[in-house]
RNA sequence: AGAGUCGGUCGGACGGUCGCCGCCGUUCUUCAGAACGGCGGAGGAAAGUCCGGACUCCACAGGGCAAUGUGCUGGCUAACGGCCAGCGGGGGCGACCCUAGGGAAAGUGCCACAGAAAACAUACCGCCGAACCGCCGUGGAGGAAGCGGCGGUGGCAAGGGUGAAAAGGCGCGGUAAGAGCGCACCGCUGUCGUGGCGACACGGCAGGCAUGGCAAACCCCACAUGGAGCAAGACCGAAUAGGGGGGUGUUCGAGGCCGGCCCGGCCGAGCUCCCGGGUAGGUUGCUGGAUCCCGCGGGAGACCACGGGGCUAGAGGAAUGACCGUCCUCUCGAUUCGCCCGAUAGGGAACACGAGAGACAGAAUCCGGCUUACAGACCGACUCUGCGG
Numbered sequence: 001a002g003a004g005u006c007g008g009u010c011g012g013a014c015g016g017u018c019g020c021c022g023c024c025g026u027u028c029u030u031c032a033g034a035a036c037g038g039c040g041g042a043g044g045a046a047a048g049u050c051c052g053g054a055c056u057c058c059a060c061a062g063g064g065c066a067a068u069g070u071g072c073u074g075g076c077u078a079a080c081g082g083c084c085a086g087c088g089g090g091g092g093c094g095a096c097c098c099u100a101g102g103g104a105a106a107g108u109g110c111c112a113c114a115g116a117a118a119a120c121a122u123a124c125c126g127c128c129g130a131a132c133c134g135c136c137g138u139g140g141a142g143g144a145a146g147c148g149g150c151g152g153u154g155g156c157a158a159g160g161g162u163g164a165a166a167a168g169g170c171g172c173g174g175u176a177a178g179a180g181c182g183c184a185c186c187g188c189u190g191u192c193g194u195g196g197c198g199a200c201a202c203g204g205c206a207g208g209c210a211u212g213g214c215a216a217a218c219c220c221c222a223c224a225u226g227g228a229g230c231a232a233g234a235c236c237g238a239a240u241a242g243g244g245g246g247g248u249g250u251u252c253g254a255g256g257c258c259g260g261c262c263c264g265g266c267c268g269a270g271c272u273c274c275c276g277g278g279u280a281g282g283u284u285g286c287u288g289g290a291u292c293c294c295g296c297g298g299g300a301g302a303c304c305a306c307g308g309g310g311c312u313a314g315a316g317g318a319a320u321g322a323c324c325g326u327c328c329u330c331u332c333g334a335u336u337c338g339c340c341c342g343a344u345a346g347g348g349a350a351c352a353c354g355a356g357a358g359a360c361a362g363a364a365u366c367c368g369g370c371u372u373a374c375a376g377a378c379c380g381a382c383u384c385u386g387c388g389g
Stems, first nucleotide, its partner, number of pairs: 001385010012327007020041009043360001047371002050369005055229004067225005072086005087101001088099004102220002107218002109214003124160002126156003131153008168186002171183003187209001188207008233284004243275006255267004291310005297304002328358006339348003
């Protein structure tokens, strides 16, 4: 210098004008509010709502079945399917990355196409001619032996071919050709020892190998799991219409109408009081908490303890915005002097100039995770290659 790997931080700044939500204060007030002033007002993911908890209500003697989820080991945590550190496996020259990773010898099932065969093995091409049978040739006295050839019975699975996968791999010996048939190494199985909390690793001995893959197929094993969710739940509670009870009344006429009263007239079976539930609406739950920042200590780390300081949205069809100016960042464009590389031609960078853009995205009870989206900027650690010292 180039190419990469991992981890982390930020994610526009300031000012002005006009607005929105909450709280506090003052004034006014028709008591519902209004005006003015002050303070506070989205995120790293507030998102998806995937997982786990807090909280709330409902259910719940005990045991079992079913269903669902998780699945190497140790740890962290309120909990988790999360995180940390490891182990095994796979990938990369490397930094590093990926990994649902118990059981296939309990049982059932599946393995398309191709291929002989996809699992009680088998034989398409091929290999063999040791063994048996037949034919031919040779041989010879002879249809004998021997030798040679062809075919069949047969032997084999080394090689070819198919496939994602082919019955341990590879080499030497062996053989008619072959084959764990024999042997060495590797793998595998069993067993013992050593190290490690453990997953596991290493080593010794024994065994020729003992039934391929799929459990993110059913299943088996181990462990875990009650349901619904802040539209949870609690409180206040109209108008109207229902419900329950009391009183009174139905020619012994309550009550209503005829503008207030009396008379009178008309209508007439209800009228009135109390209680209770629900609806609209309001209040609460509601934001101070597994909290944030700093320091220090323990730990390899996730994380934990201690000390100090801070209070940091709380809306409810849902506020947190819009415009202007200056600056910042990025992209594009054009170009003179100068700068860098270069012999030239030419190429490159920075400042200034002009234009454009400023991502993803908007809290809704709260918290811990995961996943996904994201213009641009910055920081740290490490790896490989080349060059120079």